The RNA shown here (small-subunit ribosomal RNA) has 1522 nucleotides and comes from an uncultured bacterium. Its mean pLDDT, the model's own confidence on a scale to 100, is 83. Its Rfam family is "Bacterial small subunit ribosomal RNA". The literature on the family includes a 2001 paper in Science by Yusupov et al., "Crystal structure of the ribosome at 5.5 A resolution".

RNA sequence: AGAGUUUGAUCCUGGCUCAGAAUCAACGCUGGCGGCGUGCCUCAGACAUGCAAGUCGAACGCGAAAGCCCCCUUCGGGGGGCAAGUAGAGUGGCGCACGGGUGAGUAACACGUAGGUAAUCUACCUUUGGAUGGGGAAUAACAACCGGAAACGGUUGCUAAUACCGCAUAAUGCAGCGGCACCUAACGGUGACAGUUGUUAAAGCGGGGGAUCGCAAGACCUCGCGUCUGAAGAGGAGCCUGCGGCGGAUUAGCUAGUUGGUAAGGUAACGGCUUACCAAGGCGAUGAUCCGUAGCCGGCCUGAGAGGGCGGUCGGCCACACUGACACUGACAUACGGGUCAGACUCCUACGGGAGGCAGCAGUCGGGAAUUUUGGGCAAUGGGCGAAAGCCUGACCCAGCAACGCCGCGUGAAGGAUGAAAUCCUUCGGGAUGUAAACUUCGCAAGAACAGGAAGAAUAAGUAAGGGUUAAUAUCUCUUACGAUGACGGUACUGUUUGUAAGCUCCGGCUAACUCCGUGCCAGCAGCCGCGGUAAUACGGGGGGAGCAAGCGUUGUUCGGAUUUACUGGGCGUAAAGGGCGCGUAGGCGGCCACCGCAAGUCGACUGUGAAAUCUCCGGGCUUAACCCGGAAAGGUCAGCCGAUACUGCGGGGCUAGAGUGCAGAAGGGGCAACUGGAAUUCUCGGUGUAGCGGUGAAAUGCGUAGAUAUCAAGAGGAACACCUGAGGUGAAGACGGGUUGCUGGGCUGACACUGACGCUGAGGCGCGAAAGCCAGGGGAGCAAACGGGAUUAGAUACCCCGGUAGUCCUGGCCCUAAACGAUGAAUACUUGGUGUCUGGAGUCAUUAAUGCUCCGGGUGCCGUCGCUAACGUUUUUAGUAUUCCGCCUGGGGAGUACGCUCGCAAGAGUGAAACUCAAAGGAAUUGACGGGGACCCGCACAAGCGGUGGAGCAUGUGGUUCAAUUCGACGCAACGCGAAAAACCUUACCUGGGUUUGACAUGUCGGUGGUAGGAAACCGAAAGGGGCCCGACCCCGCAAGGGGAGCCGACACAGGUGCUGCAUGGCUGUCGUCAGCUCGUGUCGUGAGAUGUUGGGUUAAGUCCCGCAACGAGCGCAACCCUCGCCCCUAGUUGCCAACGGGUCAUGCCGGGAACUCUAGGGGGACUGCCCCGGUUAACGGGGAGGAAGGUGGGGAUGACGUCAAGUCAUCAUGGCCUUUAUGUCCAGGGCUACACACGUGCUACAAUGGCCGGUACAAAGGGUCGCAAACGCGCGAGCGGAAGCUAAUCCCAAAAAGCCGGUCCCAGUUGGGAUCGCAGUCUGCAACUCGACUGCGUGAGCGCGGAAUCGCUAGUAAUCGCGAAUCAGCAGGUCGCGGUGAAUACGUUCCCGGGUCCUGUACACACCGCCCGUCACACCACGAAAGCCGAUUGUACUUGAAGUCGCUGGGCUAACCCGCAAGGGAGGCAGGUGCCGAAGGUAUGGUUGGUGAUUGGGGUGAAGUCGUAACAAGGUAACC
Repeated sequence: AGAGUUUGAUCCUGGCUCAGAAUCAACGCUGGCGGCGUGCCUCAGACAUGCAAGUCGAACGCGAAAGCCCCCUUCGGGGGGCAAGUAGAGUGGCGCACGGGUGAGUAACACGUAGGUAAUCUACCUUUGGAUGGGGAAUAACAACCGGAAACGGUUGCUAAUACCGCAUAAUGCAGCGGCACCUAACGGUGACAGUUGUUAAAGCGGGGGAUCGCAAGACCUCGCGUCUGAAGAGGAGCCUGCGGCGGAUUAGCUAGUUGGUAAGGUAACGGCUUACCAAGGCGAUGAUCCGUAGCCGGCCUGAGAGGGCGGUCGGCCACACUGACACUGACAUACGGGUCAGACUCCUACGGGAGGCAGCAGUCGGGAAUUUUGGGCAAUGGGCGAAAGCCUGACCCAGCAACGCCGCGUGAAGGAUGAAAUCCUUCGGGAUGUAAACUUCGCAAGAACAGGAAGAAUAAGUAAGGGUUAAUAUCUCUUACGAUGACGGUACUGUUUGUAAGCUCCGGCUAACUCCGUGCCAGCAGCCGCGGUAAUACGGGGGGAGCAAGCGUUGUUCGGAUUUACUGGGCGUAAAGGGCGCGUAGGCGGCCACCGCAAGUCGACUGUGAAAUCUCCGGGCUUAACCCGGAAAGGUCAGCCGAUACUGCGGGGCUAGAGUGCAGAAGGGGCAACUGGAAUUCUCGGUGUAGCGGUGAAAUGCGUAGAUAUCAAGAGGAACACCUGAGGUGAAGACGGGUUGCUGGGCUGACACUGACGCUGAGGCGCGAAAGCCAGGGGAGCAAACGGGAUUAGAUACCCCGGUAGUCCUGGCCCUAAACGAUGAAUACUUGGUGUCUGGAGUCAUUAAUGCUCCGGGUGCCGUCGCUAACGUUUUUAGUAUUCCGCCUGGGGAGUACGCUCGCAAGAGUGAAACUCAAAGGAAUUGACGGGGACCCGCACAAGCGGUGGAGCAUGUGGUUCAAUUCGACGCAACGCGAAAAACCUUACCUGGGUUUGACAUGUCGGUGGUAGGAAACCGAAAGGGGCCCGACCCCGCAAGGGGAGCCGACACAGGUGCUGCAUGGCUGUCGUCAGCUCGUGUCGUGAGAUGUUGGGUUAAGUCCCGCAACGAGCGCAACCCUCGCCCCUAGUUGCCAACGGGUCAUGCCGGGAACUCUAGGGGGACUGCCCCGGUUAACGGGGAGGAAGGUGGGGAUGACGUCAAGUCAUCAUGGCCUUUAUGUCCAGGGCUACACACGUGCUACAAUGGCCGGUACAAAGGGUCGCAAACGCGCGAGCGGAAGCUAAUCCCAAAAAGCCGGUCCCAGUUGGGAUCGCAGUCUGCAACUCGACUGCGUGAGCGCGGAAUCGCUAGUAAUCGCGAAUCAGCAGGUCGCGGUGAAUACGUUCCCGGGUCCUGUACACACCGCCCGUCACACCACGAAAGCCGAUUGUACUUGAAGUCGCUGGGCUAACCCGCAAGGGAGGCAGGUGCCGAAGGUAUGGUUGGUGAUUGGGGUGAAGUCGUAACAAGGUAACC
């Protein structure tokens, strides 16, 4: 620091996802040790049990028992002493308001920060002043009696105090009064004046003691503690204030003690805190109120930072203690382990009544994904009480549990290659795990055993010495020295011996790491993209590898990446996003002066504070680290104070450049109103006139003989204003168009004068706002939703046609939306130009003038530099450079929907979500492909022609069907007379049946086998095969014996497979297409995909060539080179040829001979637009001509670019993988591939007279032939048979060419056309023609009379027509491949059909139009809305009831202290009781808000192969859209 993912590719926008860090975590697998931390985030749910707050005898009264000892005894027991003034409870004091827990509530002065308190309180502690006199009356404990189940209570009696109550004294206390000084904005306050008057207090306990007094206690003295009253301090607490920190406006108004005042009450204290009266205020768009959420902070996590998230542990503050309310006590509480009441819940109960509150520490249940021991100790730190010893302390310190986190350590180190075994892979050679192991040497955490063994402990009591107090050597106190005490723990640590320990995740990309097997869109994976449909690096396993490591992964959450809310740091023409337009309120922003002043912002210095911990830095301590300790630094939008004054601001003064006013002009469909004009449509009336008109792609509906259309004249009425008219004008926008008049707004120009910043923008607000629509009243010619009819169509609720109502028009009132668009908010300034146009102005210019030219403005267009932009584009009319203000955006869908609210008569408008769902949705540009887009061009593509197919019969192939099998493949063109250039057996792969298993065939190893291998004939069998008297080998070495090999038998490796996959492949092939294309290098352009070149102008069969050109070259294609045919020449002349010469024959190159010719087959020539004319750009090239056998590629062939179709072929062959192995191999017989209701393709033969038949007769080419072709001759009607010459072929043979020509016949018919089919008889091949060959003869003689829709071939030696040959082959040709003979017609032309090429264009296509894609319906699932209602939660209002309790009133009952009184009694005061205000919970009624649920209902979303259509994307077939 980035990466993946939208596309065929690209750039951009934009979302989603990942890599990082973190965590109070949980889950899965695994788990050695130690240190330091952390550990109910959920039910503020309920709690058994134990413990968590007591202490003081030096405040006070009482006061046991067990046990031991002694005595007495009726032997039951009794008494005494010690235990012991102990235990214990009680009175009293202090503490219990701390410490500990939790985060429910709380949006608040709760918290943070900075201040205020002159408006306050403060126990214990510290410092300091003074005091501590003298009396009194009770009461608990206790005892007796009584009630109660219990809890507990009652009555009587006794008693103490530092408990309680008077009195005295008293101040710098408090209150009143008085003046003085100071402070304050004010109210007022402070200080001193020991001013003056009134008033207010106390308690003792302990230690010691010389003199004096006293019977004693003691007085007295002294010390300590305590108590009282003042002053001050420290720490703590209360109250007040500025500022700061959540969301929602689909919460906009809230408020009656409310805001203020006066008075009173209340409080420690200010205050509506409370009450009475008076006034009517107070808060709110800078967000009141309401709703939701939330304890706040130091800090923690993340981040470069700014930010964002969090608030657990530790620390500060707050709140709470079962829920609600209340007070009491007290220095402090409205009190977690106190009280009262109400409520819910739990427990006890004798049913009368009682008890309880773990959000203390442990622990239990419950909830939950989830969170520990009912441990030890007060040794340390701290707290309470105490004079102290000490006691208490679940605070705390420790231990236990948990890898929950962080940190550290270990599981060994070094050597060790025959690279062991094993496993995995393999191309079978080997490679990997791997120095890894073994082995050698060395070393050793934890644990175990043994031995030693801490620090944490300071000091207390006490002792000694010294100092202080004191009368004192008592005490008390200080200093020094000595001086008990350890839960952890026999732990850390040290020594010796022994000795143990690796997993988890991942390995397609992101992202480091690859192979085998299994599986076969299954099982599964997945964070995103996506893997899996038979070779999966993506699933599962193995091997190997990568990463981290006592952990590793997963899940959740947070920040980051995300500049994806943009302050730092984004945008808005087309990606999401400019408000439809104006006026204008608040607000924000704002010209010049070296003007003056202030100092709020701003800047600087200093001061205060910002607790500690944390973070950072430095240093130190644990062996290190984590952790801990010390020091420093840092941290605020903070406060105070001093200073600065440039800028902003504020106050004052001035200016004129912004803005405005006046004056003079010119332009304009700017607006409103009234009047008015002609053309046209329609209608009415009249005339002329007659059969149609109208309409369409074509028609029909419609109109018309009752006279239409057409035409003439007149009239009526409404609406709109041709030409002018122009990307021309005006307006803010919507919008505005005949003419005239009136009223009226705005802008512009010119020259001066004036005002003096008066400006810009503009949330709310107000106004305007096309069309459609609505209300009321008019109007209504034309047009025209709806509607009717006619067409079209599969349908046609459309497009087309005929009609036609709202509406369109006017007046008034609503609606308020548009693709209201320049998809571009307003304003200002600045930044190269060119060229139009509208409208003003200037010129000492030109011109007679119109005008032209130059210049200054204001509008409006086009082109375009810089710049900007993702690109397209924009460019002084900015999308440039800047400033100000407003509006708006934040992935797509859901959705501009729902709910709520506002507006509206309604339609609807404005505002405007969520659940759920997807990984995209988009913009611009690129290359293709496509278009019922355009332009150009080509092709037997059409057209023009000729002949066919489609109809018939047959042949053949295919589909289908059938079958035991009808083997398999090929399927639009480009499968279908195709693989197959030959299925009777074989072929053959199929079926049935019979055999066989190392095999029909190959290689290797081991063992066996010489009468072995093999074999004739019997015999069995359909054959294969079996069988076998008998016969009976072979090669090498060796004299032989023997050995080796081959063969055979057996075993094992393996063979074999036309089994599967052509979608794993090679090779080969088809096709577009013999179409003219396809690319590359360098350069250039572009961010890039890409473009350029290859486009353009010509030309060509051609990307052929020429010219031009940011291209220049090159390659594969084209062409040429190759073969063949056509002309000539040379060479050569046998088997071919025969002109001349000779010979011969009935005849024939038959012979001699010849080498001329034909021909053969080798070589060469020839043709190149070379020549001429014309056109063309002086080109390429084209047209014409000459010559020539041939002329513009001379004809034909071979030759097939980059690529496309997962085209075809695993059955030619090869080959990966899979399957099979007594079978899917192999051998054999028979059958099948030849089936037959049908359908299609390709052919043959025909339908006849340009013909059939008969007879005669002529002329080829190219081939083939010894396992062969076969002549002559003979026989047969014929197929053929016999026969055998010749020929390994220019020699012989196949071999007759046929159409043709000549002659004859037939006479238009199912025929003398046509030959299917069938019968009989034959021939040939072959082991064999039954299924199932070809041919022959005789007989038979079907359909068929030129073929519907449709469709094929062919442009010249072509079509058509005629025969010949060859391959295959024993035989079989209507097929195929070749050969020649005869031999046409037509092409105007490129509009159309098909295919192709190039360019432009549109695109939502890229699997590329056989594309994409929309909506209803049907089905399944999901979330949401509505809904009669139903059930909660919360809150308001009114009324009712009114516990406890405070306060007030009362208090006839009761009453120790004080007063009066001898007493009785009375008084003061108090208590119970009663009552009033307030008041929780409850009740009744009625609202608001919110949640759940709800028959039914509505749309929405999602879901491989459902239905109907075809809306959109191309001109998408009616341009699309708002």